[in-house]
């Protein structure tokens, strides 16, 4: 010093003037302190909260899917393993199961999963005939690989190494990896086809819900089931009704579904102090997790969070991406510019 590959920091700051929201002093004006993100974006996930709806199973539907740890929880994070890419750092995987079963594999080729015999090769050598899947060839894939023996020629036919399957040990919390014996041993690909298996999950959602106030028409039709039964009589039990069935509770004695019409659409709340932020320490390989110590960072409601000047930092400075709507924890996309740290390879120098 050049290429990579991996994390991360900003993305402006101070002073003045002028406006706009909230909060709190206080009193009708003024004074104090705060005001849009690193992604607020997607609506992809999982909660917190509020309602349905009591509690427990099942079913249907739906999600996950290699081990272990982290979390309020997840399909997310962090290690690890296995496979695959790359010279490495590194990165990627919708990682269980193909001997439960069905379905697929276009064309081409003889034949594509109880497959086959175009070329060919021996035997024969007139022809038929009959043997072989080792060589070529098509194809993304051709029913194990590499050599040596054997064979009329061939063939796991024999063997020797690899791969496979079975068992055993050892190391490891596992996923796995090694090795040792056995056994010639076919069972192809893919489940991001359906399917099996383990495991898990009620539904709606701040337009959820609560409170005042106001105001109509305690509004009308149409179907179906009930309108009840029994005693010990105002009580009790039995039937029927109430989310897919099913138990148990519990509440009515009427539910259910359809259509028609009419009124309110107004305040308050919920709404920001939390699974919260920031910093030391300690535990861990990490993600976190605890103690300790400080901090308090919009809550509009048709939408405020703003303009201008001057100085500084900077290469430049409102120029990238881009605007809060109940909140939080992820992942996922888009980001001018600037700047830091670590690995890996080459170079050269010392």
């Nucleotide at each position: 010093c050049u290429a990579g590959u991996u994390g991360g920091u900003u993305g402006a700051a101070u002073g003045g003037u002028a406006g706009c929201u909230c909060u709190a002093u206080u009193g009708u004006a003024a004074u104090a302190g705060a005001g849009a993100g690193g992604a607020a974006a997607g609506u992809c996930u999982g909660g917190g909260c509020u309602c349905c709806a009591u509690a427990g199973g099942a079913a249907a539907a739906a999600g996950u899917a290699c081990c272990a740890g982290g979390u309020a929880a997840c399909u997310c994070c962090u290690g690890g393993c296995a496979g695959g890419a790359g010279a490495a750092a590194u990165c990627c995987u919708a990682g269980a199961g193909a001997u439960a079963g069905u379905g697929c594999c276009a064309c081409a080729g003889a034949g594509a999963a109880u497959a086959g015999a175009c070329c060919g090769c021996c035997u024969a050598a007139u022809c038929a005939a009959g043997g072989c899947a080792a060589g070529g060839g098509u194809g993304a894939a051709a029913c194990g690989g590499u050599g040596a023996g054997g064979u009329a020629a061939g063939a796991g036919c024999u063997c020797a190494c690899c791969g496979c399957c079975u068992u055993u040990u050892u190391a490891g919390u596992a996923a796995u990896a090694a090795a040792a014996a056995g056994g010639g041993c076919a069972a192809g690909g893919a489940a991001a086809a359906c399917c099996u298996u383990a495991c898990u999950u009620g539904g709606a959602g701040c337009a959820a819900g609560a409170c005042c106030a106001a105001a109509u028409a305690g509004g009308g039709a149409u179907a179906g089931c009930a309108c009840g039964a029994u005693c010990u009589u105002u009580g009790a039990u039995c039937a029927a009704a109430c989310a897919u069935c099913c138990u148990a509770a519990g509440u009515u004695u009427g539910c259910u579904a359809u259509c028609c019409g009419g009124g309110u659409u107004g305040g308050u709340u919920g709404c920001u102090g939390g699974a919260g932020c920031u910093g030391u320490u300690u535990a861990g390989a990490a993600a976190u997790a605890a103690u300790c110590a400080g901090c308090c960072a919009a809550g509009a409601u048709a939408a405020a969070u703003u303009a201008c000047c001057a100085u500084u930092u900077u290469a430049a400075a409102u120029g990238a991406c881009a605007g809060a709507a109940c909140c939080c924890a992820g992942c996922u996309u888009a980001u001018a510019g600037a700047c830091c740290a670590a690995c890996u390879a080459g170079c050269a120098a010392a």